[in-house]
RNA sequence: GCCCCUGUAGCUCAGUGGCAGAGCACUUCUUUGGUAAAGAAGAGGUCAUGGGUCCGAUUCCCAUCAGGGGCUCCA
Numbered sequence: 001g002c003c004c005c006u007g008u009a010g011c012u013c014a015g016u017g018g019c020a021g022a023g024c025a026c027u028u029c030u031u032u033g034g035u036a037a038a039g040a041a042g043a044g045g046u047c048a049u050g051g052g053u054c055c056g057a058u059u060c061c062c063a064u065c066a067g068g069g070g071c072u073c074c075a
């Protein structure tokens, strides 16, 4: 330099052109003499960034950035 994959909640990951989700973690409550466990409720997101297509984009297209993997030359 070229190719491929990935980027979504604090962490690990689903997901889909029409209001963004799960598990764990966190907060509060119930329970207990107390803690853990269990149960209930809640908070938490510019869906990497910019642009394009579309009535509408987290999803499709392009570029860029970041991470991972692979490939490659000449004198």
Stems, first nucleotide, its partner, number of pairs: 001071007010024004018055001026042005048064005